[in-house]
RNA sequence: ACAAUGGAGAGUUUGAUCCUGGCUCAGGAUGAACGCUAGCGGCAGGCCUAAUACAUGCAAGUCGAACGGUAACAUUUCCCUCGGGAAGAUGACGAGUGGCGCACGGGUGCGUAACGCGUAUGCAACCUACCCUUUACUGGAGGAUAGCCCGGAGAAAUUCGGAUUAAUACUCCAUGGUAUCACAUGAUGGCAUCUGAGAGUGAUUAAAGAUUUAUUGGUAAAGGAUGGGCAUGCGUGACAUUAGCUAGUUGGUGAGGUAACAGCUCACCAAGGCGACGAUGUCUAGGGGUUCUGAGAGGAUGAUCCCCCACACUGGUACUGAGACACGGACCAGACUCCUACGGGAGGCAGCAGUAGGGAAUAUUGGUCAAUGGGCGAGAGCCUGAACCAGCCAUGCCGCGUGCAGGAAGACGGCCUUCUGGGUUGUAAACUGCUUUUAUAUAGGAACAAAAAGGCUAUGCGUAGCAAAUUGCGUGUACUAUAUGAAUAAGCACCGGCUAACUCCGUGCCAGCAGCCGCGGUAAUACGGAGGGUGCAAGCGUUGUCCGGAUUUAUUGGGUUUAAAGGGUGCGUAGGCGGUUAAUUAAGUCAGUGGUGAAAGCCCACAGCUCAACUGUGGAACUGCCAUUGAUACUGAUUAACUUGAGUAACGUUGAGGUAGGCGGAAUUUAUGGUGUAGCGGUGAAAUGCAUAGAUACCAUAAAGAACACCGAUAGCGUAGGCAGCUUACUGGACGUUAACUGACGCUGAUGCACGAAAGCAUGGGGAGCGAACGGGAUUAGAUACCCCGGUAGUCCAUGCUGUAAACGAUGAUCACUCGAUGUGUGCGAUAGACAGUACGCGUCUUAGCGAAAGCGUUAAGUGAUCCACCUGGGGAGUACGAUCGCAAGAUUGAAACUCAAAGGAAUUGACGGGGGUCCGCACAAGCGGUGGAGCAUGUGGUUUAAUUCGAUGAUACGCGAGGAACCUUACCUGGGCUAGAAUGUGAUUGCCAUCCCGAGAGAUCGGGAGUUCUUCGGACAUGAAACAAGGUGCUGCAUGGCUGUCGUCAGCUCGUGCCGUGAGGUGUUGGGUUAAGUCCCGCAACGAGCGCAACCCCUACUGUUAGUUGCCAUCAGGUAAAGCUGGGGACUCUAACAGGACUGCCUACGCAAGUAGAGAGGAAGGUGGGGACGACGUCAAGUCAUCAUGGCCCUUACGCCCAGGGCUACACACGUGCUACAAUGGGGGGUACAGAGGGUUGCUACCUGGUAACAGGGUGCCAAUCUCAAAAAGCCUCUCUCAGUUCGGAUUGUGGUCUGCAACUCGACCACAUGAAGUUGGAAUCGCUAGUAAUCGCAUAUCAGCAAUGAUGCGGUGAAUACGUUCCCGGACCUUGUACACACCGCCCGUCAAGCCAUGGAAGUUUGGAGGACCUGAAGACAGUAACCGCAAGGGGCUGUUAAGGGUUAUACAAGUAACUAGGGCUAAGUCGUAACAAGGUAGCCGUACCGGAAGGUGUGGCUGGAACACCUCCUUU
Repeated sequence: ACAAUGGAGAGUUUGAUCCUGGCUCAGGAUGAACGCUAGCGGCAGGCCUAAUACAUGCAAGUCGAACGGUAACAUUUCCCUCGGGAAGAUGACGAGUGGCGCACGGGUGCGUAACGCGUAUGCAACCUACCCUUUACUGGAGGAUAGCCCGGAGAAAUUCGGAUUAAUACUCCAUGGUAUCACAUGAUGGCAUCUGAGAGUGAUUAAAGAUUUAUUGGUAAAGGAUGGGCAUGCGUGACAUUAGCUAGUUGGUGAGGUAACAGCUCACCAAGGCGACGAUGUCUAGGGGUUCUGAGAGGAUGAUCCCCCACACUGGUACUGAGACACGGACCAGACUCCUACGGGAGGCAGCAGUAGGGAAUAUUGGUCAAUGGGCGAGAGCCUGAACCAGCCAUGCCGCGUGCAGGAAGACGGCCUUCUGGGUUGUAAACUGCUUUUAUAUAGGAACAAAAAGGCUAUGCGUAGCAAAUUGCGUGUACUAUAUGAAUAAGCACCGGCUAACUCCGUGCCAGCAGCCGCGGUAAUACGGAGGGUGCAAGCGUUGUCCGGAUUUAUUGGGUUUAAAGGGUGCGUAGGCGGUUAAUUAAGUCAGUGGUGAAAGCCCACAGCUCAACUGUGGAACUGCCAUUGAUACUGAUUAACUUGAGUAACGUUGAGGUAGGCGGAAUUUAUGGUGUAGCGGUGAAAUGCAUAGAUACCAUAAAGAACACCGAUAGCGUAGGCAGCUUACUGGACGUUAACUGACGCUGAUGCACGAAAGCAUGGGGAGCGAACGGGAUUAGAUACCCCGGUAGUCCAUGCUGUAAACGAUGAUCACUCGAUGUGUGCGAUAGACAGUACGCGUCUUAGCGAAAGCGUUAAGUGAUCCACCUGGGGAGUACGAUCGCAAGAUUGAAACUCAAAGGAAUUGACGGGGGUCCGCACAAGCGGUGGAGCAUGUGGUUUAAUUCGAUGAUACGCGAGGAACCUUACCUGGGCUAGAAUGUGAUUGCCAUCCCGAGAGAUCGGGAGUUCUUCGGACAUGAAACAAGGUGCUGCAUGGCUGUCGUCAGCUCGUGCCGUGAGGUGUUGGGUUAAGUCCCGCAACGAGCGCAACCCCUACUGUUAGUUGCCAUCAGGUAAAGCUGGGGACUCUAACAGGACUGCCUACGCAAGUAGAGAGGAAGGUGGGGACGACGUCAAGUCAUCAUGGCCCUUACGCCCAGGGCUACACACGUGCUACAAUGGGGGGUACAGAGGGUUGCUACCUGGUAACAGGGUGCCAAUCUCAAAAAGCCUCUCUCAGUUCGGAUUGUGGUCUGCAACUCGACCACAUGAAGUUGGAAUCGCUAGUAAUCGCAUAUCAGCAAUGAUGCGGUGAAUACGUUCCCGGACCUUGUACACACCGCCCGUCAAGCCAUGGAAGUUUGGAGGACCUGAAGACAGUAACCGCAAGGGGCUGUUAAGGGUUAUACAAGUAACUAGGGCUAAGUCGUAACAAGGUAGCCGUACCGGAAGGUGUGGCUGGAACACCUCCUUU
C1' cells in the first nucleotide's frame, strides 16, 4: 500500500479413560397465545382457525354545455271561494332516453407444480378507450322507441296492450383517403417464412351536434405514449413402495377461427411425440421482491408494504364493451337463506364497520373528503369505508419517569447465629437540604394550506406573471410559560450443575419439582414458605414455531478392518474419468464494454422530528441474466502423428483350474461257507441292543456304495463359491523371455447378464457308511438336550429350480509413489554345490507415516488420482404393507406409529471363572483326643406370660455384654405414691442435722413427740424460698467420636522424581533365584523413599557382676525328739537390678550372589531358640447411642423419680458350648512323695474342743519371701472288687441338718443318711491339635454377704503319636488369560406364560372422498343449417343438428375412516416356568439352512474365529 471486520462452547454412556454417537442447554427471531404485574408518550401492527353463515348501514357514480321533459323544492308571474290552483318561465331536477365510468381502486389465497411466477429475449404473428402530435372531413334524408297519457294482469317482483314524442339513440343516400380487398409491377431490407417504398386499375366502408361565438365535440387515417396479448431459453416442491405415458396424441396438406401465431377447431394423410438428465401418477403449495437465522455457504419463510397471478355462494355460459367471460352486471343448473295471497318471486360482506359460529387467539356498526389519489363534468361541483384521521389492545420496536444529595444510635422490626454477643436487611428508613422531567391547575398556542377555479395584465394560440379572497376532520392537538408539591408511578422470574445468585423452617420416595443430568425414604442450597441474594425491568416468565450451536447430510466441511457403513464374485451397457507430440477451432474458462437486474428493504453518508424508533435525500450493493469484443495455458471438438498404457504373435514353463470317460487298492457293511463257544457291545457307571435258531472273534469267497491314508506343507491353482487315488480325451488361465505387429484400442461401471458352499424343492436312479425327524435306554427335580442302541429324509448320480452364509482379509476395482530384514513356490539369467541378480506369486517382522486404540505398514488401514457401492443414535425391524422373482420354503426392495438416553468400539484397573501356572496354611493326608447318642449345667431360638427388660445372629451371635439376677442390681410387669422433681452448683434465710420414741401403712410416705449446733467469730456444717441450669437404659451404631471383631501376623499397601502412554494408567512392585516374609541377591527406565515384615520391649532357657532379708546353709560354733532353731556366713539355691551370649560368625558341599544342605564343630541355646505384647492401606454402612461421650428427634403430674411384690430361673420342643460317665491303663480302703502362681484385717486363720460331716465354740500368728489359705492331684506302695447295668455311673427324689443374708416359697450353696434313672463308646456329619504341644492331673484368683463356677483367667505336674506328600476339599498370595461383571458371580441376563397401559399390522364387513371409463338424459349460451312467421331491408323468431354444465345408471381402480375377531411389538420396584448367553458359562459360541420342541432352545449339514486350555509341528525376530 492493498484486501478483510469474520467462526467460543457446556451437560449426559464408564469404577475411571480415549473414541464413535445420539439427546439436551446457553443465542437470535415471532401477525403470536397463556400466567402475574402495569405510570406516560412516539412509531408500527392487529381472524394465522370456518374460501363458514350473515341482521343493519354505507363502499360507483356523474353529466341539463346530448335529449324529451317536470315528480319534489325554491323563485317569479297569473288566477283565487284565501283552503289553494295554474304556468318549465327561472334556479334546479326525481324517474326516463343518451354519453363516459362501472375491467380502476378495495378484499381473499380456494384453485394452480403451471410459461403460474422470476429472469432474459422475441412478435417480419398482434390490440390499445380516454391523452399527445399530424392530415383530411363534418352534405342530405328517414323511420322508430323509452318517458308522459289511457287501459289491463299480478299479493309482490314485475309485466302486457293502445295512442303520441325527442336526441350526440337508430337507419339510408352522397363524398373520400396514406383504410380494406382483388389483379399485375416492384426499388429496398431481412437469419428464414418473408418484407414491401413508389406508381396503376377495379370494388367496398364515415360523420353529430351543443352552447354561443369562442370553443368543445364527431368521422377517417398515420405516428407517439400508456396498458395489454402471444411465443421461447433458463430457473422454480415431495414421493420410484408412482416406470412406462399419449389418438387431436406428434407432424404434414387444406379449410375454418382469432386482435394475433398455433391441433385453437375440422377433413384427409403419415406414425409419430414424451420418458431414469425422472415422463405419467399421487400428495403438498399462490409465485417473487423480501423476512428470520447463519462467519459464510446454506437452512427456514412468503403477515404488514410493493409487483404478478388466481378467485368472488358452487359449476357452466356468453352478452355489452377499447378492455370482462365481469366481487357490489346478465342467463342457466345446484346447495342454502328469506318473502308469499302457494300462483310465484328475492338474495350472495374473500369491500368498511358489525353479528353468530369456530378457536389458545386478533379491534369501532367512529370522523372527514381538509390533504393525496380516482370517476364524471366546460366548470362550480357531486361521488369516493380508496385515503387521511380518531377509538380499542404492553402485540412489537424506541424513548422518558417512578427522584437527587447528605444522614450511624449502624434505630425499631424481620431473618440467621457459635447466643445476650454478633452478622444481615442497611445509608436503606426516620431526619435535613435540593430538584420538578412527569402529574394537576391556569394562560398562550403552531405546522400540515400549496393552490386550482374566479379577477387583472401580457399574448396569435399554448401559456406566463400579478394582487386579493376562500377552504382544517384531526384540534385548542403538538409545543411554550407560570404555580403546587417528592408530591401521581415496580414488578416478574430465578438462586444443585450447565448458569449469575444461600441460609432457616415445614414435609419425609408423601406432597411435589424437572430443559438434560436428576432431586424427595427425618438434618433437602433441587419440593412448599420465609429472610437474603442474582437477573431483567413497564415489563417479566411459560408454551408453540424457525434458524443457530449441529462439521449431526459434511460444496466450503464427514465417513465405511473392529464403533452405523464395501455389493458373494465376474463380464459388461449407458454414464463418469483418461498417455505423448503438433495444428485448427473457441463450446467450457478468463478479461473488457454495453443493456438489464422496478420501487421499498439490507449496508454507508448526510439530513428532519428535543434523542431514538420512524422518515427523507444521495451513494453503494443487487454476487444474476443477455449481448458484444478480445485472450487461448488447461479441458472439450476436429485433423495428423507417436509408443511407454492395453492387446497380438513366437518360444518356453507351471499347477488338487474345469468337463466327460476308463481303471485301482485299503477300509466298512452285508451274504455264503468253515473253525469255534458264551458272551459281545457300550458307558463316568449302566441299560436298551445283538447272541445257544451259535453272536463277538478268526479264515475263505462274493456283492455293493461312498471316500481317496501316507506324500501333505501358514505349499499350489482358480474371479469368487471352490478344487486332492491313477489315467485318457477335450478345454480355460497365469507367468517368463524376445520386442516382430496394432497404435490409446484404456480404467471404472447404475440398470442388465452369467456364475454362486451348505441346507432345501421337483422328476428319475442309487443307497455301504454317516445321519435331522422319530423310537428306545440312561442322566436329571424335570431332560422335548448333552451320553448310548437303532433309524427315515438327506448325504451320492443325472436333469431342472432356489440365490442365500461369520459368501471374511468382517478391508470394492484400477494406476502411481514411499526404508529395510527374512522364509518359501515357479520361471529367466549366470555358474564354481560360493556370493548373488531379475519377474510374478504366497508368508512373517519392522522404518517413516497413519490410526480412538488394538493394530496396518510396497499384498497399507501410508501419500495422491479416477469410478462404483454403502452409512447417519438404540429398539420397533430387515418387521408391516405394496411390488418383483420362486413349485414351495422363501429371496430382493423396504417404512411408520410408539419407546429409550443411551446403544456401541478400543484399551485400563479391579473382581470373578465348574481357565492355566507357581507357592503357603492342622487346608488335606498321617496320627491322638473329642462333638453329634445319655444325664445334668449353661447360652440361644421358639412357645408361653401381666412381664418373661435390652442387645449380639454364617464364618466374625449362641458358658457372648454378665469377672457372678433371692431384695438391691433391674433397664421389664402389677399396684401404691411425687411433680423445679432422686443427685449437683449459685443462693436470700434459718440453726439445725443426725438420732430416738409413738401411731397409720406392704413400704415409699404421712402425722405427732423428744432432741443444746460447733466456733479461733473469719467461718465450718446443715437447712434451703424464688430463679437459673433438671431428668430419660426413650429413637436413630444408616448422623457420629471412642473402643472392638474379621480377612490376618496374610505379605502386602503406597509415594517423590524420572521414563512410557492422547488418556484412564503403566513402570518401580514384573523377570531369574531365594526366604517365614515386597526377606535378600542378580537382572532391568528406572532411582530412591514411606506404612507394613524383621529388629528394638517383656517372660523364659545359660553365664557373670553387684546386693544378702522375711529367702539360703557348704564351712565354723551353739542347740533340739526333730527342725537354719540360734550365733554367724555369701560359697550354693533363690531373690532382683545390670551385663554377656547367637551373628549362617567358623568348616565342608552346591551356587555368580543371596542363600540352601550337613544328627558338622563349638555352644546352655543354631539358623526368627520357645512364648507374649505389637495388627499396614483397607473390607464387611460388621458390632456397640444399654460402659462412656455426642448431633438431631421425642417425653415433661411422665417415656422422669420413689416404694412393695412379681419377673429376667416359665417349658411340648430345636440348636450351640461344656461337665460327668458308660469302667479294670478302672472303682474303693489305707499308707506315702514332689509344684508353681496367687489371695488375706468387714480378711486368711495355725492350734484346741464338740459334731459322722457341713460347721460351731474358743484361740494364736499375720497388713505377709516372716503368719495363713494349703491337703496339691495324677504318681508310688499295699489290700479289695473280676466284667456285671456291677463296689461302674451318679441323675432324680425323700428325710434331717449347716452357713450366708432384713429375708433362701417362687429362687442359694453345702453336709449326712436313704433312693440309685439314663448310659455298655454313640448315624449322617463334624471339631481341636505338630512338642513340653495333644491328652491327662490337680492348684489359685477376679466377681462375691452367699452362690447356681461344670464358666472365665492364670499356674504348675505327668507327658505322647504322626507328617509319604500337595492329586483332591477349604482359605490365602503372586503371575498370566477370558469377560456382556464394577452393588463387582449372592454378578449379569434370555424367552414363553399371567396382569395393566400404549401405538401399530391383518380382517368378514361397513362408511366416506376425489379422479377417470362406458351408456342414457341434457339447461343456458355459442356455432352450423333452414321453406312457410315478423320486417322495405339489415335482420329476427321458430325448427333441426353439434357442443355442453349438471343429473342418472353401471363396472373398476385408488385414497381415507371405522370394525367382531386376530397377530406380533413397546413400556410397567419386588408374579410363574426354566437357565439359553457373558468365564472353556459348565455341551465353545456365532452365521446360513432344514426339521423338532411349553419356553429360552436342541439336533443335522456346510462355513467363521469375533473360542479357552494343552501338546506337537512349522515359521519369524534377537543373541
Annotation: The RNA shown here (small-subunit ribosomal RNA) has 1519 nucleotides and comes from Splendidivirga corallicola. The coordinates come from a structure-prediction model, not an experiment, and the mean pLDDT is 81. Its Rfam family is "Bacterial small subunit ribosomal RNA". Its family is annotated with ribosome and structural constituent of ribosome in the Gene Ontology.